[in-house]
């Protein structure tokens, strides 16, 4: 400190998620110990039983007990009066947005206890509990009559420096009137003297009220609020100011700097993070403040409107004799309920602190301990050392071995813990220790009691191996799991943290993602349609002087402690705790400076404003007017049409269209000039004249003196559609109707055609109202048009200044990048809007405007990890441009139509055995299925095996070979003979392994198939761009080619082209076997020439590559044919059945061995062939010319037989230019068929034969005779060929025993046609848009139908909250009146007033048939609206229509 995640790949915006750090925490796993903290966050719900407030006999009268006891005495307890205390301490966080709190201040204030000074405490009376009789009562309690005391209570005197009022004087003094008390204890014979009270007053502290400046959360979808309201005079009341409250006057007094409502919320010191500014919180502790079961109310009291007092109402609960009368844990502990969820009904006043006492004391769930909970923080411990044959076991494995691992056993060793034993403190100052026999110390025994949880795909450290097989599951975020999962689950082993570890929740960081520090708005969210106007705010020229509010310095007070932070220090360390210092930051306060801002006061002129004199312009409004076109009427001519389309129809027209002439009329819009030319804020403005009006611009002087700029609300203005009313309506034309198109066509095209378009008057307030660029001042190279005014100077022209509008630009310099660049999107500066992920959505409620139709403000739920801008590289277009192909075209044969033949689908079958299976499977794999092949089925066998390689044991007369015989379908087995081997091999048994045409071509190798023999694919340095990338390779010419040449930020190079290799055409040379001999021209073979646009002429390009013609010579001429050769790379293309190989299956079977079937099956389809449909022919005779090839398990001649295939022989010849195979056919000659289903064709059958073979039924080839199907030249629709090629004509090999219509080759005869690149299909190269990368077989829009999830509207309904108005009205102050003389007390009676009630509204919220949108969701239905010129270019804003996406009309954008 950042990373992951939008893309094929890039920057960018922009979100979401992740590492940290915390928590009063819960939850799952787990668990040794100590210390110091911390513990109902939720029902301010309800509470059983204990305790939490008493205390004074030195205030009083009394009672009771003990001691002495006769009395007095002395000592102890107590109910009662009385006095302080109880307003503190202890809980809680419901209300409260308040002067509530937190800072800083203030005057008009009270103040028990305590500290200080002063003065004083005299004299008296009248009661009343207690007690004691008597009475009611369930009880709690009460009530009468009697007696009694006080520091209780009344008068009374005295009083100063106290209050009042008066005089004189204003220092003070004098006079008048009001007002105080209480005593009790200890010494003492006693006087007296101490102490503690008490009055008074005067001042302190310290508490407590009260006012004020400042700050203190969300909401404007809350905008107007207020009548005691705002002030005044007076009065009351208060401890005191004050509308506090009342009479009476005035009409104010708060709000856009948010009144007033509504929502949540106790506030701060602080805590958490964070560099920091900030954000989030307010639990433990500590200041304040509110609250005590909901509400009200006053009393007492120095202090309350009082948690453990009171009064009344109200819900709730007790007890009850039914009349009544009792409570209040939000004190400690504990119960019950609510929740994920939070302790003990403990000891103790020893300390510390509070009440009261004069003390001793007495009280104290304050507190101090102890207990429970790994809630949290801090420390410790679960051993050390040594120890390799690296043990065994686990895992993995390339089987060698690795790892777990010095780990473990083992040896030695220590005792922190732990168990026992014994000492044993500090907290306490003379006494008193709950904790506690605690910390702590010392000895003992013994490695002994003591590790787990989470993660390993990337972020993020940490691997492998089974299982699983889109299932189980996982996930924080991208994602992972579909048979080899480092992502599941489980082991092994690793990796982090450790009595803890992990998930959840939640805060702050990371987030510069609300951006003061520290963002943006041309196109990514985002500048309001305009600002002519203008409020309030905001910002503002130049000098001068003054002032000292802001602002800056200093210097003082404050901002409690505690907490952070810094130093000591004390617990064995640390957490913890003591001390002691310190800052920053606020806040006041007193001084000081005098810049800069401000406020006065003066002065300028440059910014602005006006006068003066021009010029400009479709600015605005109104009015009068004018041609041309167009419809219509009217007459003439005329006479079959016209119109309209892609084609065509609807329509118009013999009752006279269209067209022409002439004339009459109505409405709109105004060619040409006209130009990215003007005017105007913007919207917008266009014939011509006039008239009213407004603006810019110049040019020269003068006036005025900052009068300026932005501008929230506010106001004027605002295309086109669309309202309302009244006209008008010529053209065009939503909608409507017809007519064609189409699968439909509620549209694109046509023919009608209405509102509306047009004027008046008023509404409506929106548009891609766009430069997608707010307004306004100032500065930062240029170059080059166009308006408008002015100058040089007299026209033009040039040149100069000033004000507008445009282009270009590598100035600089900005941008993410397009691109912007004096018209900024540069550089600053002022003021205003407005934006924060994408969809829900500019929607829903609500206010407001509007007649409506709508605007105009403006949420949330839920949903999704991306949406989204520039720009790249490819695909890709019913985009464009240029080129090529037997790719069309021209020409020739064909296929498809028939028989057959073979392949393949299907279908059958026990089995038909697998692979290919769009071009590029299908006469392919198969160069040859009768067994066998054989992998498939049906049966019969056999298990270390048909085959290899080793290991152990047994066996020497077994064993192998050959022949024979028997059993069996055969494999196989049983028996004889001959021969042959020998101490190793064989043969038996075991075991290790063999075997698999079994699966997975989507786990491979390796081979081929394809685009495509197309011309491409690339690299290194360099250069350019922030990168993807580009450049090179591209632009022009040119080639069969990214072949060349020229130009050029490129300069080389690589793979590919091309040539180097074969084979052929011609020649040379050599060398030759064959033939009867000769010769070598032919022939074979080897070797080597030979062509290269090299020569030459003329044309085209610019010289130049090159092209086109013509010529020489040449066998051959422009790559001379032909082959081999196939670049990066594509298609998860093909093969596991040709071969290897992973992994996974089968192992008396999924191996092997045998015998028979089967692969040949047969309604049908489909692919390739043959063969034909005939006269360019068949058939019969004659007759000519070939090549390439192949033979000893072969080729086989002649001769004979046989009609023939064929045979016959000890056959000749040949290991091959010798001998066979081997007669080529087609052609050519001649005869006959004479246009038919034939003298075509030749299928199918039948008969009788030859061959190969162990064997020819399923299921081979041939011959002979007989038979003679269908077929008369093939629909749509399709293939092959450009020359020795098509086409036709036979030959030859391979496979092979036997089988060829196929394949692989040979040759004979031997064309037509190509104008040409519009178009069809494929390719190349540039260029364009592009929402496409699985790349158009792509991407995607809406309806309807199904699930499902929120949220909106709803006829109501239900609960709650805060008011309002009337009713009622309890305790109770406060005031009146009575009852008696006053006080007290009663009675009643007014004024407020709590709870209840009733009424009309309001806000909230829960539910709610139904209704409408919208959000997800597997492969649903209709269409195909958008992306490509997306096939009618989109898109905005409006109207109308249509299932739906939409589609029309009207106006505006270019995106």
């Nucleotide at each position: 400190a950042g990373a992951g995640u939008u893309u094929g790949a890039u920057c960018c915006u922009g979100g979401c998620u992740c590492a940290g750090g915390a928590u009063g925490a819960a939850c799952g796993c787990u668990g040794g110990c100590g210390g110091u903290g911390u513990g109902u966050u939720u029902u301010a719900g309800g509470c059983a039983u204990g305790c939490a407030a008493g205390u004074c006999g030195a205030g009083c009268g009394g009672u009771c007990c003990g001691a002495u006891u006769c009395a007095a005495u002395c000592g102890g307890a107590c109910a009662g009066c009385g006095g302080c205390a109880g307003a503190c301490g202890g809980g809680u966080g419901a209300g409260u947005a308040a002067c509530g709190c937190g800072u800083a201040g203030g005057g008009a204030g009270c103040u028990a206890c305590c500290u200080u000074a002063a003065a004083g405490u005299c004299a008296a009376g009248a009661a009343u509990a207690a007690c004691u009789c008597c009475a009611g009562g369930a009880a709690a309690c009460u009530g009468g009559a009697g007696c009694u005391a006080a520091u209780a209570c009344u008068g009374g005197a005295u009083g100063g420096u106290g209050u009042c009022c008066g005089a004189u004087u204003u220092a003070a003094u004098c006079g008048g009137a009001c007002u105080a008390a209480a005593g009790g204890g200890a010494a003492u014979a006693a006087c007296u003297u101490c102490c503690c009270g008490c009055u008074u007053u005067a001042a302190g502290a310290g508490g407590c009220a009260c006012c004020u400046g400042c700050g203190u959360c969300c909401u404007a979808u809350c905008a107007g609020c207020u009548u005691g309201u705002u002030g005044g005079u007076g009065a009351g009341g208060u401890a005191a100011u004050g509308g506090c409250u009342c009479a009476c006057c005035a009409a104010g007094g708060c709000a856009a700097u948010g009144a007033c409502g509504g929502g949540u919320a106790g506030c701060c010191g602080g805590u958490a993070u964070g560099a920091g500014a900030g954000u989030a919180u307010g639990a433990u502790c500590g200041g304040c403040c509110a609250c005590a079961a909901g509400g009200u109310c006053a009393c007492u009291g120095a202090g309350a409107c009082a948690c453990g007092g009171g009064g009344c109402c109200u819900a709730c609960g007790u007890c009850u004799a039914c009349g009544g009368a009792c409570g209040g844990c939000a004190g400690c502990a504990a119960c019950c309920g609510a929740g994920a969820a939070u302790c003990u009904u403990g000891c103790g006043c020893a300390a510390u602190g509070g009440g009261c006492g004069a003390a001793a004391g007495c009280c104290u769930g304050a507190c101090g301990c102890a207990g429970c909970g790994a809630c949290a923080c801090c420390g410790c411990g679960u051993g050390g050392a040594g120890g390799a044959u690296g043990a065994a076991g686990g895992c993995c494995u390339u089987c060698g071995g690795g790892u777990u691992g010095u780990a473990a056993a083992c040896u030695u060793c220590u005792u922190u813990u732990a168990u026992u034993c014994a000492g044993g403190a500090a907290c306490a100052u003379a006494a008193u220790g709950a904790g506690g026999g605690u910390a702590c110390u010392g000895g003992a025994u013994g490695a002994a009691u003591a590790a787990g949880c989470a993660c390993c795909c990337g972020c993020a450290a940490a691997c492998u191996a089974c299982g699983u097989g889109c299932c189980a599951g996982c996930a924080g975020c991208u994602g992972c799991g579909g048979u080899a999962a480092u992502a599941c689950g489980u082991a092994g082993g690793g990796u982090g943290c450790a009595a803890g570890c992990g998930u959840u929740a939640u805060c702050c960081g990371g987030a510069u993602u609300u951006a003061u520090u520290g963002g943006g708005c041309g196109u990514a969210a985002a500048g309001a349609g305009u600002u002519u106007c203008g409020u309030a705010g905001g910002c503002g020229c130049u000098c001068c002087g003054u002032u000292g509010c802001a602002u800056c310095u200093u210097g003082c007070c404050u901002u409690a402690a505690a907490g952070c932070c810094u130093a000591a220090g004390g617990c064995u360390u640390a957490a913890c705790c003591u001390u002691a210092g310190a800052a920053a930051g606020g806040g006041g306060c007193a001084a000081g400076a005098g810049a800069u801002g401000g406020a006065c006061g003066g002065a300028g002129u440059u910014g602005u404003a006006c006068c003066u004199a021009g010029u400009c312009g479709a600015g605005g409004a109104u009015g009068c007017u004018g041609g041309a076109a167009u419809g219509u009427c009217u007459g003439g001519u005329g006479g079959a049409g016209g119109g309209g389309u892609g084609g065509a129809a609807u329509c118009c027209g013999u009752u006279g269209a269209g067209a022409u002439c002439a004339g009459a009329u109505a409405g709109a819009a105004c060619a040409c000039c006209g130009a990215g030319g003007g005017c105007g804020a913007a919207g917008g403005c266009a014939g011509g004249c006039a008239u009213c009006u407004a603006g810019g611009c110049u040019a020269u002087g003068g006036u005025a003196g900052a009068c300026g700029c932005u501008g929230a609300g506010g106001u004027a203005c605002g295309a086109a559609a669309g309202c309302u009313a009244g006209g008008g309506g010529a053209g065009c034309a939503a909608a409507a109707g017809g007519g064609a198109u189409u699968a439909g066509a509620g549209a694109c095209c046509c023919c009608u055609g209405u509102a509306g378009u047009c004027c008046u008057a008023g509404c409506c307030g929106u548009a891609a109202a766009c430069g997608a660029u707010c307004u306004c001042u100032a500065c930062u190279a240029g170059c080059u048009g166009u308006c408008c005014c002015c100058g040089a100077u007299u026209u033009a022209a040039u040149c100069g200044g000033g004000g507008g509008u445009g282009g270009c630009g590598u100035a600089a310099g900005c941008u993410a990048a397009c691109g912007c660049g004096u018209u900024a999107a540069g550089u600053a500066g002022a003021g205003c809007g407005c934006c924060u992920g994408g969809g829900g959505a500019g929607u829903a409620c609500g206010a407001c405007c509007g007649c409506a139709a709508g605007g105009u403000u403006a949420a949330a739920a839920c949903u999704c990890a991306a949406a989204g801008g520039a720009a790249u590289u490819g695909g890709c277009g019913g985009g464009g441009a240029g080129g090529c192909g037997c790719a069309c075209a021209a020409c020739c044969a064909g296929u498809g139509g028939a028989g057959c033949a073979u392949g393949u689908g299907g279908u059958u079958c026990a089995a038909u055995u697998c692979g290919a299976u769009a071009c590029g499977a299908a006469g392919c794999g198969u160069a040859g299925a009768a067994c066998c092949u054989u992998a498939c089925c049906u049966g019969g066998a056999u298990u270390u095996g048909a085959c290899a390689u080793c290991c152990u044991g047994c066996u020497u007369a077994u064993g192998a070979u050959u022949u024979u015989u028997c059993c069996g379908a055969a494999a196989g087995g049983a028996a004889a003979a001959a021969u042959c081997u020998u101490a190793g091999u064989g043969g038996c048994a075991g075991g290790a392994c063999a075997g698999c045409u079994g699966c997975u071509g989507c786990a491979u190798g390796g081979u081929u198939g394809u685009c495509g023999u197309c011309a491409g694919c690339u690299c290194g340095u360099g250069u350019c761009g922030u990168g993807a990338g580009a450049u090179g390779u591209c632009u022009g010419c040119u080639u069969a080619a990214g072949u060349g040449c020229a130009g050029u930020a490129a300069c080389g190079a690589g793979c590919g082209c091309a040539a180097c290799c074969c084979u052929u055409a011609u020649c040379c040379c050599g060398a030759g076997u064959u033939a009867a001999a000769u010769u070598a021209u032919u022939c074979u073979c080897g070797g080597g020439a030979g062509a290269c646009u090299g020569c030459u002429c003329c044309g085209a390009u610019u010289u130049a590559a090159u092209c086109g013609g013509g010529g020489a010579g040449g066998a051959a001429g422009g790559a001379g044919a032909g082959g081999a050769u196939g670049a990066c790379g594509u298609c998860a293309a093909a093969u596991c059945a040709g071969c290897a190989c992973g992994g996974c299956g089968c192992u008396u079977a999924c191996g092997u061995c045998c015998a028979g079937g089967g692969c040949a099956a047969c309604a049908c389809a489909c692919a390739u062939c043959c063969u034909a449909c005939a006269a360019u022919g068949g058939u019969c005779a004659g007759c000519a010319c070939a090549a390439u090839g192949g033979g000893u398990u072969g080729c086989g001649a002649a001769a004979c037989c046989g009609u023939a295939a064929g045979g016959u022989a000890u056959c000749a010849g040949c290991u091959a230019a010798u001998c066979c195979c081997c007669u080529a056919a087609a052609a050519c000659u001649g005869a006959c068929c004479u246009c038919a289903g034939u003298u075509c064709a030749g299928a199918u059958u039948g008969u009788g034969g030859g061959c190969u073979g162990c064997a020819a039924c399923u299921c081979g080839c041939c011959c002979a005779c007989a038979u003679g199907a269908a077929g008369u030249c093939g629909g749509a629709a399709u293939u092959g060929g450009u020359a020795g090629u098509a086409a036709u004509c036979g030959c030859g090999g391979g496979u092979c025993a036997g089988c060829a219509g196929a394949c692989c080759g040979c040759g004979g005869u031997g064309a037509a046609u190509a104008c040409g690149u519009u178009c069809u299909c494929g390719c190349c190269u540039c260029u364009u848009g592009c929402a496409c990368a699985c790349a158009c077989u792509g991407c995607c829009c809406g309806u309807c139908a199904a699930g499902c999830g929120a949220g909106g509207a709803g006829a109501g309904u239900u609960g709650a909250g805060a008011g309002u108005a009337c009713c009622c009205g309890a305790a109770g102050u406060a005031u009146c009146u009575g009852a008696u003389u006053a006080a007290a007390u009663u009675a009643g009676a007014u004024c407020c007033u709590a709870a209840g009630g009733u009424a009309a509204g309001u806000u909230c919220a829960g539910c709610a048939a139904u209704c409408a949108g919208c959000a997800c969701u597997a492969a649903g239905u209709c269409g195909u609206a958008a992306c490509a010129a997306g096939g009618u270019a989109g898109c905005c804003g409006u109207u109308u229509u249509g299932g739906a996406a939409g589609a029309a009309g009207c106006g505006g954008c270019u995106g």